[in-house]
Molecule: RNase P RNA; transfer RNA
Organism: Deferrisomatales bacterium
RNA sequence: AGGGGGCGGCGGGCAGUCGCCCCGCGACGUGGGGAGGAAAGUCCGGGCUCCGCAGGGCAGGGUGCUGGAUAACGUCCAGUCGGGGUGACCCGAAGGAAAGUGCAACAGAGAGCAGACCGCCGCUGCGCCCCUUGGGGUGCUGCGGUAAGGGUGAAACGGUGAGGUAAGAGCUCACCAGCGGCCCGGGUGACCGGGCCGGCUCGGCAAACCCCACCCGGAGCAAGACCGAAUAGGGGAGCGCGACGAGGGCGGCCCGCCCCAAGCUCCCGGGUAGGUCGCACGAGGCCCGGAGCGAUUCGGGUCCCAGAGGAAUGACUGCCGCCCCUACGGGGCACAGAACCCGGCUUACAGCUGUCCCCUGCCC
RNA sequence: AGGCGGGUAGCUCAGUUGGGAGAGCGCCGGCCUUACAAGCCGGAGGUCGCAGGUUCGAUCCCUGUUCCGCCUACCA
Numbered sequence: 001a002g003g004g005g006g007c008g009g010c011g012g013g014c015a016g017u018c019g020c021c022c023c024g025c026g027a028c029g030u031g032g033g034g035a036g037g038a039a040a041g042u043c044c045g046g047g048c049u050c051c052g053c054a055g056g057g058c059a060g061g062g063u064g065c066u067g068g069a070u071a072a073c074g075u076c077c078a079g080u081c082g083g084g085g086u087g088a089c090c091c092g093a094a095g096g097a098a099a100g101u102g103c104a105a106c107a108g109a110g111a112g113c114a115g116a117c118c119g120c121c122g123c124u125g126c127g128c129c130c131c132u133u134g135g136g137g138u139g140c141u142g143c144g145g146u147a148a149g150g151g152u153g154a155a156a157c158g159g160u161g162a163g164g165u166a167a168g169a170g171c172u173c174a175c176c177a178g179c180g181g182c183c184c185g186g187g188u189g190a191c192c193g194g195g196c197c198g199g200c201u202c203g204g205c206a207a208a209c210c211c212c213a214c215c216c217g218g219a220g221c222a223a224g225a226c227c228g229a230a231u232a233g234g235g236g237a238g239c240g241c242g243a244c245g246a247g248g249g250c251g252g253c254c255c256g257c258c259c260c261a262a263g264c265u266c267c268c269g270g271g272u273a274g275g276u277c278g279c280a281c282g283a284g285g286c287c288c289g290g291a292g293c294g295a296u297u298c299g300g301g302u303c304c305c306a307g308a309g310g311a312a313u314g315a316c317u318g319c320c321g322c323c324c325c326u327a328c329g330g331g332g333c334a335c336a337g338a339a340c341c342c343g344g345c346u347u348a349c350a351g352c353u354g355u356c357c358c359c360u361g362c363c364c
Numbered sequence: 365a366g367g368c369g370g371g372u373a374g375c376u377c378a379g380u381u382g383g384g385a386g387a388g389c390g391c392c393g394g395c396c397u398u399a400c401a402a403g404c405c406g407g408a409g410g411u412c413g414c415a416g417g418u419u420c421g422a423u424c425c426c427u428g429u430u431c432c433g434c435c436u437a438c439c440a
Stems, first nucleotide, its partner, number of pairs: 001360010012320007020034006036335001040346002043344005048220004055255004060216005065079005080094001081092004095211002100209002102205002117150002119146005125140006158176006177201001179198008224277004234268006247259004270439003284303008321333005365436007374389004383420001391407005413429005
């Protein structure tokens, strides 16, 4: 100097004039406040509300290495292992394939405890050539042995080397990888390192069904509570009317439990589509200190920081800030706006900026 | 604001045990007919919304994203 990687911040400001919404005080004005890092997607977890209470099981759903954080989570932190990258770093859906079932098209001999296409070797028979008691070479058929070499495939039942063999094969041996057993050391643990022994080798896919471990009532603020108004209780269906219980409730099913004692449920049709609350003090923000690698937590201090209700945050002017073209003028400024509220994840984002780390080149 | 479901040929729609992309209508050509229609035969036409992942291989399995559609309050 260039190119990368990780973590964070800002993302408009100031002033004036007018105009909105909320809260407080007054009584017609004032004081204070007024969109986000994602307010978005609705992918997760909760708080809260209702189902009178929400029990057990099946089915269903979620998570899936270890240890922590948290109200909780599928999130986050730290680590282990695996994969990618020269590296800083990034990604992981990361338990189990000897519990069972299943899949691998096409190709290929053969894809789970399989297999002979081309090959290699041996023997018999029929030829040919050479040699000449013997024997050697070669071609074809048949039989037997073999899976080292080649081929097919995404993947072929360990790899390299040596010995051995008729030719070969873990058949044997050495080293390596893997699996199993035992032991030692480190670590809370996942796991890491080392030593010994062994059959020699007992595939892949579970984001295939599944098995194992742990977790999960259901709906959702259009949840729900209250007030007021209006219409038609009009029509139809099922069941039941004296407790053996219909009907209803508990997301689906079963058990159990409960309400109800004469009604209950469903369908068609009808009416109102009004007002108030829920509605913001919170697992809250900021600052300081302690503990912790960290996520976070503990203590102290301080602050109140949107609550609309067809939807408030606006409009205009000037200056500043940033970017571009120009040359004293002009243009532009990202993604985008709360609707019960929090903790995350994911997606979108012009430009500016802080810090740490890696690689390459050059100079001293 | 919240909840649910879809995207496949020009149109309406199937599809799955993960291995070939299909049916009907429409379009083109041929046969038949005096000619048209009907009928018969043949043909063309596809990024399976998009991106990534799992797998040897994805329309199908998983994740994210984009577009489209449906539902929601009381009384009785």